Model confidence (mean pLDDT): 82 of 100. The RNA shown here (c-di-GMP-I riboswitch aptamer) has 81 nucleotides and comes from a Clostridia bacterium. Rfam family: c-di-GMP-I riboswitch aptamer. The family has 155 seed sequences and 5,092 matches in Rfam 15.1. Its family is annotated with cyclic-di-GMP binding in the Gene Ontology. Taxonomically the source falls in Clostridia (Bacteria, Bacillati, Bacillota).
RNA sequence: AGAAUAAUAUGGCAAACUGCCUGAAAAGGCAGGACGCAAAGUUAUGGGUCUAAGGUUUACUAUGAUCGCCAAACUGCAGCU
Numbered sequence: 001a002g003a004a005u006a007a008u009a010u011g012g013c014a015a016a017c018u019g020c021c022u023g024a025a026a027a028g029g030c031a032g033g034a035c036g037c038a039a040a041g042u043u044a045u046g047g048g049u050c051u052a053a054g055g056u057u058u059a060c061u062a063u064g065a066u067c068g069c070c071a072a073a074c075u076g077c078a079g080c081u
Stems, first nucleotide, its partner, number of pairs: 001081002005078001012037002017032006035068001041074003045071003048066003054061002
């Protein structure tokens, strides 16, 4: 420097669910708890998906949400070359 991970070490994160709080909702935060994850670290940049307060008129719509949906960008530990 690459990123392609057979084994190993230090470890890290935390699904569902439960309790409390925020929110119109989707969902999020905190605590418990572990389904799993080599980026399950960060970013809503593109796409997809969810919600519909408000707007609009019977159904549509994001300025809301989702990074543990996909891609992209940035960053990181060990190992390998």